[in-house]
Molecule: transfer RNA
Organism: Pseudomonadota bacterium
RNA sequence: GCCCCGUUCGUCUAGAGGCCUAGGACGCUCGCCUCUCACGUGAGCAACAGGGGUUCGAAUCCCCUACGGGGCGCCA
Numbered sequence: 001g002c003c004c005c006g007u008u009c010g011u012c013u014a015g016a017g018g019c020c021u022a023g024g025a026c027g028c029u030c031g032c033c034u035c036u037c038a039c040g041u042g043a044g045c046a047a048c049a050g051g052g053g054u055u056c057g058a059a060u061c062c063c064c065u066a067c068g069g070g071g072c073g074c075c076a
Base pairs, nucleotide, nucleotide: 001072002071003070004069005068006067007066010026011025012024013023018056027045028044029043030042031041032040049065050064051063052062053061
């Protein structure tokens, strides 16, 4: 340098064009329970990497950029 794959709450992840103002688990916060702690339980908090395009409609499809992973090549 070229090609391929990936990027979603703090973490792991669901999602394949409309049921997503994005769901679940863990976590965190405030309660309940308990003599206390733990367990259990109720409610809440929190994310689509950035930009552009296609479309009536994009987390989802396309392009560019950034970052990460893999393959190939170059460095006389």